[in-house]
RNA sequence: CGCGGGGUGGUCCAGUUGGUAGGGCGCGCGGCUCAUAACCGCGAGGUCGCCGGUUCGAGUCCGGUCCCCGCAA
Numbered sequence: 001c002g003c004g005g006g007g008u009g010g011u012c013c014a015g016u017u018g019g020u021a022g023g024g025c026g027c028g029c030g031g032c033u034c035a036u037a038a039c040c041g042c043g044a045g046g047u048c049g050c051c052g053g054u055u056c057g058a059g060u061c062c063g064g065u066c067c068c069c070g071c072a073a
Base pairs, nucleotide, nucleotide: 002071003070004069005068006067007066010025011024012023013022019056027043028042029041030040031039049065050064051063052062053061
């Protein structure tokens, strides 16, 4: 240098045909309990790697670029 996969809350991941960004764990508060754990309810937390383009509208499509994993040479 070539090919393929990936980057989304603290962490691990989903996200369909472009149309309100979600789940598990964790965290905070409350309930339950004599109390803790477990369980139940509520809540906070996201410029979707970065830059640009298309579009009324982009996590999603297009171009460029950075990083990680794999394959080939």
Predicted 3D model of a 73-nucleotide RNA (transfer RNA) from a Longimicrobiales bacterium. Taxonomically the source falls in Longimicrobiales (Bacteria, Pseudomonadati, Gemmatimonadota, Longimicrobiia). Model confidence (mean pLDDT): 81 of 100. Rfam family: tRNA.